[in-house]
Predicted 3D model of a 507-nucleotide part of an RNA (small-subunit ribosomal RNA, 5' domain) from an uncultured bacterium.
The coordinates come from a structure-prediction model, not an experiment, and the mean pLDDT is 85.
Context: one part of a larger RNA
RNA sequence: GGACGAACGCUGGCGGCGCGCUUAGCACAUGCAAGUCGAACGGGGGCAGCGGCUUCGGUUGUUGCCCAAGCGGCGGACGGGUGAGUAACGCGUGAGCAAUCGGACUUUCACAGGGGGAUAACAUUGGGAAACCAGUGCUAAUACCGCAUAAGACCCCGGAGCCGCAUGGUUCAGAGGUAAAAGGAGCGAUCCGGUGAAGGAGGAGCUCGCGUCCCAUUAGAUAGUUGGCGGGGUAACGGCCCACCAAGUCGACGAUGGGUAGCCGGACUGAGAGGUUGACCGGCCACACUGGAACUGAGACACGGUCCAGACUCCUACGGGAGGCAGCAGUGGGGAAUAUUGGGCAAUGGGGGAAACCCUGACCCAGCGACGCCGCGUGGAGGAAGAAGGUUUUCGGGUUGUAAACUCCUGUCCUCAGGGACGAAGGACGUGACGGUACCUGAGGAGGAAGCCCCGGCUAACUACGUGCCAGCAGCCGCGGUAAUACGUAGGGGGCGAGCGUUGUCC
Repeated sequence: GGACGAACGCUGGCGGCGCGCUUAGCACAUGCAAGUCGAACGGGGGCAGCGGCUUCGGUUGUUGCCCAAGCGGCGGACGGGUGAGUAACGCGUGAGCAAUCGGACUUUCACAGGGGGAUAACAUUGGGAAACCAGUGCUAAUACCGCAUAAGACCCCGGAGCCGCAUGGUUCAGAGGUAAAAGGAGCGAUCCGGUGAAGGAGGAGCUCGCGUCCCAUUAGAUAGUUGGCGGGGUAACGGCCCACCAAGUCGACGAUGGGUAGCCGGACUGAGAGGUUGACCGGCCACACUGGAACUGAGACACGGUCCAGACUCCUACGGGAGGCAGCAGUGGGGAAUAUUGGGCAAUGGGGGAAACCCUGACCCAGCGACGCCGCGUGGAGGAAGAAGGUUUUCGGGUUGUAAACUCCUGUCCUCAGGGACGAAGGACGUGACGGUACCUGAGGAGGAAGCCCCGGCUAACUACGUGCCAGCAGCCGCGGUAAUACGUAGGGGGCGAGCGUUGUCC
C1' cells in the first nucleotide's frame, strides 16, 4: 500500500447492486417450511335440482357439486440448512468396471387371457386420563395371490465362429426349466396408464495412478492383521463377512501415534514465482439432540420417517405418554459482533394431477444495518486593496478571505400534484407480490443535507496560550523538568470525505 462476512470511536443526506451469528453442532415458546391425485377404490357427511310416499315433521330414489378421513398411487432420497466429524479414494485430476444398478423421461419390439381370498374405512362392543389400542361383523380397487401365455430375459446343458489386458466377452443354431400384466376417462375417435425385453439421456455405486497441513521431543505398527481355498452376502468386485490353510503385510520415499482441518472452482496479495484463504455464488462430501440399527423403496440406513438406548424439556388421573429450528422468521444464552415472528406464488424452478388447480419460508420481492462497492448531492456565477467577529502582531499590519453579506441564476436530491411502465411467456382472453415503485411532466424553493483524522522526523500541514518529567502523547525514533511546531485548548493549515480514524487478520 492492498484486502475484509469485520468490530469499536466520532459523524451521517440520497440511490443502485451486493452482503449480514466468523462465538454455543448451546437450549428453544409460537407460526409456517411436503404434499397431491375422486380420471385407481368402497363407504360417510353437506348443499342443490328432479321424482315417489307423506300425519307436512320428514322419508326414499336419482342427478350434479362440495368436504374430510380411509385404502391405493406418485412425491416425502429433490429442494433448504450446517461444517460437528473426516488427513480419507473425502476432495481434485486422469483413467477403468470383461465386477455394476437404474423410478420417472425417451426410442424400438412384443403382450395384457381367465380366476381367487382378504382388509381398512364403516357398524358395533370393550379398555385407557391421554397417546392410542383390542375384539366381532360387512365391503372395493391400478391393493394382494395362484393359473394360462413366454421372446433375443434369467437358470442350466453341451456345439460352432469371432475377439480381448487375465478372470473372460460377443454372435449363431439347439435341449430342459423359471418368471408378467390393470385398469381409468370419454358417446366415440382417442387419451392417460399396465407387463416383459433391448437401447439412449441424465444419475448412482465401485476400483486404480498422481496430488492434498504440522510434530521424529511420535520409530516401530499390525491378528481379519497379509495372502490363499471354499462359502455367505451385495446391484456389483473385495477380509465386506465366515470356516479352514499359510505367515505374512506396512514403515526414515516417514508406517503407527498425536495435533489441526470439510475439499475444490475460486478469493486476497504479489511484477512474477509464491504466500494466505475457502464468507457469499457453483461442484463434491459429511451431518441432522447424542449413540446404534434396520424397515420401506428405483434410490435412504432417511433433517421436518420408524425402532432401541442416553441426556434434556414438557403432559399425566403416576399406570403411561409427547418432543428434537445445523429449514424461514423469532426467543433466551454466549459474544466485540451479525437483520423482519413481513408480502407473494406475478416470474423462474420443483412435487402431485388428464386438466382446472393445489402445495412450495425453494424462489421473487419488501423491511432493518454506511457492512462493502459504485454513483450523486449538500449549490453555481458575480462580489472589497478586503465589513464585522475570531486569531496574531514588531501595533504598521498579517490572516481567516471571495470566504460572508449582497446581486443574478440553477433544480440533481427534496416536497406537492398529474401521468405511469418493462418484467406477462402461451392460439385468444385473463393473470404483477414488488408498486402507483422506476420513469416522464408541471409547480415550489438555496431552502432540509459535513464530518473525521492529522500538522517533530518518517509524512503533506505552524503559530498563540495553558501545563512544567506533572497532566499527558506515542507506529518507530522519541516528546514533557518555565518561551513545548511532539501534552491540552484556540486560530490557521494538510489529508480524505458520507465518511474518517482505531483495533484485529492476511499478502
Its Rfam family is "Bacterial small subunit ribosomal RNA".